[in-house]
Context: one part of a larger RNA
RNA sequence: AACGAACGCUGGCGGCAGGCUUAACACAUGCAAGUCGAACGCGUGUAGCAAUACACGAGUGGCGCACGGGUGAGUAACGCGUGGAUAUCUGCCUUUUGGUUCGGAAUAACCCCGGGAAACUGGGGCUAAUACCGGAUGGUUCCUACGGGAUAAAGAUUUAUCGCCAAAAGAUGAGUCCGCGUACGAUUAGCUAGUUGGUGAGGUAAUGGCUCACCAAGGCGACGAUCGUUAGCUGGUCUGAGAGGACGAUCAGCCACACUGGGACUGAGACACGGCCCAGACUCCUACGGGAGGCAGCAGUGGGGAAUAUUGGACAAUGGGGGCAACCCUGAUCCAGCCAUGCCGCGUGAGUGAUGAAGGCCUUCGGGUUGUAAAGCUCUUUUGGCGGGGACGAUGAUGACGGUACCCGCAGAAUAAGCCCCGGCUAACUUCGUGCCAGCAGCCGCGGUAAGACGAAGGGGGCUAGCGUUGUUC
Repeated sequence: AACGAACGCUGGCGGCAGGCUUAACACAUGCAAGUCGAACGCGUGUAGCAAUACACGAGUGGCGCACGGGUGAGUAACGCGUGGAUAUCUGCCUUUUGGUUCGGAAUAACCCCGGGAAACUGGGGCUAAUACCGGAUGGUUCCUACGGGAUAAAGAUUUAUCGCCAAAAGAUGAGUCCGCGUACGAUUAGCUAGUUGGUGAGGUAAUGGCUCACCAAGGCGACGAUCGUUAGCUGGUCUGAGAGGACGAUCAGCCACACUGGGACUGAGACACGGCCCAGACUCCUACGGGAGGCAGCAGUGGGGAAUAUUGGACAAUGGGGGCAACCCUGAUCCAGCCAUGCCGCGUGAGUGAUGAAGGCCUUCGGGUUGUAAAGCUCUUUUGGCGGGGACGAUGAUGACGGUACCCGCAGAAUAAGCCCCGGCUAACUUCGUGCCAGCAGCCGCGGUAAGACGAAGGGGGCUAGCGUUGUUC
């Protein structure tokens, strides 16, 4: 000098930030991912004689749920940083070219009959689609033994649009590989059989022992392999004149993880935090046959701890998902609440006022000091209070924040000062009490009867809504 700090004493206001560093311990409750009727059939309600229209509901279908948000357990690694490489993929978006033809069979919802305590589930029957399947066509597509072969589509509506299919290019995103850099220990010296390389095959979007068969016997290591310990990495942060040292909270980029371990499915993308399956530990329900769950999302609870906040408001803005749109969803976000945790700003009054009042303290008893300090007088009104007006943020509408910020007026010094220290280092001294006791202490050291070092008082010094102590780093 610094801090995501804590503790003690004290505490007026505002702005901007920050707020589980410990148990990646366990979690009650609510919310955090839905949306589309301009893909589809159905049910209920309302209006209507009806056709139909509107609203709601579950279901089929589409897109999204791989983003956003959290955490740092693991990882010493191509994980990260930096600079390169390509054997690759890329939904939505942009540009361009071409196309959008003819048919079919089902199935949920619904109805009927069952099983089960529940979770849920079986059988039969009916039905639709932008769901599923087949035929046709077929190019700047793919394969080819160059003869040929393979492969597509979906419609909707308010008639203007939104879509669908194929191909090419782009953009964005991602995968993979490589050079260099990236903690400590030799009281860890040898390590390695898919191990190292080759041929062939499989697999992948793609290279590759990635996997397999066969062949060869290699590969790494004192330029530290292997093993052990510790650790997410970076931009940066703190300190320092710098070099360096320490750290990696908040914010931003990358990575990894989602009760523990394993696995795949779907998909453009996951081996998927609020998806599925299996195993395990734990918790809960049960009719004992069987089921349900995963806050390292936002709040909140218990526990641990020196220690860290509200079971708040709003989608108004910014952004995200769905939708032609209206709009819906969004604990992302924007705000508010709590906390002197930090930084910054402001205030707790200003001027005048000597008989140097009273009181306190000291005294050589003369006086000195507190001290212009107070009182008194004259002013001001920041902050706070009361009354009135009242935003920007929103190009036309829409404001959670918020009757907030801000502006005007009114009354009234009114509502507002503490903490540490005073032997030397180190700015600041006396009296009383105590008597190696009680105590102080960062180091040196104080205290055993006049203690400037303990305790109190008076006085003084320092900082100030803070001041000290402790811890840690330089």
Molecule: small-subunit ribosomal RNA, 5' domain
Organism: uncultured bacterium